[in-house]
């Protein structure tokens, strides 16, 4: 001296930075059930398919269907508190479990990283995803914002001229395996 070298440490990002967790509050819903009437008659429930066995409810009339009554709950969304953080996280595969068995499939719960994609928020548009909706996620767009890199301009430098350099502003591009700061270790030449 330092390989777009390898580790540790601390730290920034923001029109709502990202989780979790409690509260409220809308929505779910005058639904689900659950009581009483009527109607009707043999099936019908355990996610859905298929297979094999069961298990439960029903002619003391179920499952459905009408009317009356009473009448919830979850996941999901929204502010606010607390909290833990800035791959915070979130998605997609996989792998396990869970929804009685066995397969296929959906959901759902994991997993502290097993693989991959996303720097960050909103916004517009799309979707045989999710979700009852609202809405989420996912992929696209065009701005913004952050980060570095580079170009040009300006100002300091510089009250001889000139460069380094810093700093703002302005235009391209990169993209968190980054990027500030600061330690250790460190290959060839």
């Nucleotide at each position: 001296a330092g390989a777009u070298g390898a580790g540790g440490u601390a730290g920034a990002g923001g029109u709502c930075g990202c989780g979790a967790u409690g509260u409220u509050g809308a929505a779910g819903a005058g639904u689900a059930c659950g009581u009483c009437g009527g109607a009707g008659g043999a099936a019908g429930u355990c996610c859905a398919g298929u297979a094999a066995a069961g298990a439960c409810u029903g002619u003391u009339g179920a499952u459905u269907c009408c009317g009356a009554u009473g009448a919830a709950a979850a996941g999901g969304c929204a502010a606010c508190a607390u909290u833990g953080c800035c791959g915070a996280a979130g998605c997609c595969g996989c792998a396990c479990g869970g929804u009685a068995u066995a397969c296929u499939g959906a959901c759902c719960g994991c997993g502290c990283u097993c693989g991959g994609c996303u720097g960050g928020g909103g916004c517009c548009g799309u979707u045989u995803c999710c979700g009852a909706a609202a809405g989420g996620a996912g992929c696209g767009g065009a701005a913004c914002u952050g980060u570095c890199a580079u170009a040009c301009u300006g100002u300091u430098g510089a009250a001889u001229c000139c460069a380094a350099a810093a700093c703002a502003g302005u235009g391209u591009g990169u993209u968190g395996u980054g990027c500030u700061a600061u330690c250790u270790u460190g290959a060839a030449a």
The RNA shown here (Lysine riboswitch aptamer) has 189 nucleotides and comes from Paenibacillus sp. Root444D2. Of the family's consensus pairs, 92% are formed in the model. The coordinates come from a structure-prediction model, not an experiment, and the mean pLDDT is 77.